[in-house]
Molecule: RNase P RNA; transfer RNA
Organism: marine sediment metagenome
RNA sequence: GAGUCGGCCCGGUAAUCGCCGCCUGAUAUUGCUUGCAGUAUCGGGGGGAGGAAAGUCCGGGCUCCAUAGGGCAGGGUGCCAGGUAACGCCUGGGCGGCGUGAGCCGACGACCAGUGCAGCAGAGAGUAGACCGCCUAAGCGCGCAAGCGCCGGUAAGGGUGAAAGGGUGCGGUAAGAGCGCACCGCGCAGCUGGCAACAGUUUGUGGCAUGGUAAACUCCACCCGGAGCAAGACCAAAUAGGGUUCCUUGGCGUGGCCCGCGUCGGAACCGGGUAGGUUGCUUGAGCCAAUGAGCGAUUGUUGGCCUAGAUGAAUGAUUACCCACGACAGAACCCGGCUUACAGGCCGACUCCA
RNA sequence: GGGCCGUUAGCUCAAUUGGCAGAGCAAGGGACUCUUAAUCCCUAGGUUGGAGGUUCGAUUCCUCCACGGCUCACCA
Numbered sequence: 001g002a003g004u005c006g007g008c009c010c011g012g013u014a015a016u017c018g019c020c021g022c023c024u025g026a027u028a029u030u031g032c033u034u035g036c037a038g039u040a041u042c043g044g045g046g047g048g049a050g051g052a053a054a055g056u057c058c059g060g061g062c063u064c065c066a067u068a069g070g071g072c073a074g075g076g077u078g079c080c081a082g083g084u085a086a087c088g089c090c091u092g093g094g095c096g097g098c099g100u101g102a103g104c105c106g107a108c109g110a111c112c113a114g115u116g117c118a119g120c121a122g123a124g125a126g127u128a129g130a131c132c133g134c135c136u137a138a139g140c141g142c143g144c145a146a147g148c149g150c151c152g153g154u155a156a157g158g159g160u161g162a163a164a165g166g167g168u169g170c171g172g173u174a175a176g177a178g179c180g181c182a183c184c185g186c187g188c189a190g191c192u193g194g195c196a197a198c199a200g201u202u203u204g205u206g207g208c209a210u211g212g213u214a215a216a217c218u219c220c221a222c223c224c225g226g227a228g229c230a231a232g233a234c235c236a237a238a239u240a241g242g243g244u245u246c247c248u249u250g251g252c253g254u255g256g257c258c259c260g261c262g263u264c265g266g267a268a269c270c271g272g273g274u275a276g277g278u279u280g281c282u283u284g285a286g287c288c289a290a291u292g293a294g295c296g297a298u299u300g301u302u303g304g305c306c307u308a309g310a311u312g313a314a315u316g317a318u319u320a321c322c323c324a325c326g327a328c329a330g331a332a333c334c335c336g337g338c339u340u341a342c343a344g345g346c347c348g349a350c351u352c353c354a
Numbered sequence: 355g356g357g358c359c360g361u362u363a364g365c366u367c368a369a370u371u372g373g374c375a376g377a378g379c380a381a382g383g384g385a386c387u388c389u390u391a392a393u394c395c396c397u398a399g400g401u402u403g404g405a406g407g408u409u410c411g412a413u414u415c416c417u418c419c420a421c422g423g424c425u426c427a428c429c430a
Base pairs, nucleotide, nucleotide: 001352002351003350004349005348006347007346008345009344011322012321013320014319015318016317017316019048020047022045023044024043025042026041027040028039029038030037031036032035050328054339055338057337058336059335060334061333062228063227064226065225069259070258071257072256074224075223076222077221078220079093080092081091082090083089094108095106096105097104098103109219110218114217115216116213117212131158132157133154134153135152139150140149141148142147166184167183168182169181170180171179185208186206187205188204189203190201191200192199193198232279233278234277235276242270243269244268245267246266247265250264251263252262253261286305287304288303289302290301291300292299293298323326355429356428357424358423359422360421361420364379365378366377367376373410381397382396383395384394385393403419404418405417406416407415
């Protein structure tokens, strides 16, 4: 100087005026179970967006339907081992690819179970194929002969295509060809190492087979019940048992179907009524520190901390100073991930070049 | 907030074992007519919303984005 990986921060400080919760003091008032609860006013204290709060792409918690049960259908995942509440996530390893390297990337099971697909071009597109080329040994015909023709042989060479049925060399042959042999590659078996994926092999054997495609059907292994906080629960109000049609070998819950379970009427249309409040609501697979186990993801123990909770929905405005002049963007039941957007700054480890 | 759909020519829509993207209307030109309309003939017009992947080959299969819609008749 160029780069790789990991972790952290997200303008700072001060003052004033506001906004949303929480705790607390005083006063007033209401209720009674006579010392608590609620309401109002005035004070005081402390807290107040993110690494992605986003997309809603996965996985869980929670809630209701049965404690989610059996079968079919459907969907998902896909090298191996581990981690986890769980995962399509993470860690470690294997294999393949990229990079000089630190490192990075990979939907990475199986087309020798079966079926399907491959337009155009090309002779032939999958138990191959003679268009050009090569050959004329054997057989036949013509010819004095050279040779020509027929019958044929041939996958070495050319050409088509995304893809043409191992590669190099020698032998062999009429010309050729795993036809034979040597080496390389490949399959199977054995042995060795490894939990395994897999790797190695001076072993044996097969003979050149098993072309591509599963983000085609499918097969194999494993997993998955449905809906979602507008879930659900409680209080208040309302439900005038109104009218018509349909189903009751049943209807609904149960929204793929059948069984099973629960419940006893249910559905559609017309007409009418109510559409307020409380809760769920933030203490959680939580965060920080030390230490033990492990290569690591992660986990055990101990100690400390409480860090938004709205419901027309808060986190803002002004002033002053400073700097590198500030990106992407804002909670709405909660977590673990992935993906996408993004100006910059700090720290640590490592690589290459000079 | 949650849930679910859609995007192909200027407009409205097609396109299935993945194999040259089409139709109607509109636009341009020509014919017919004295002229216009109607009618007939011809023509042009496409990043199949964007990017990436699988495949020889993608509107179609997979992934990630963008935009639009379902507005009290998707859910209280």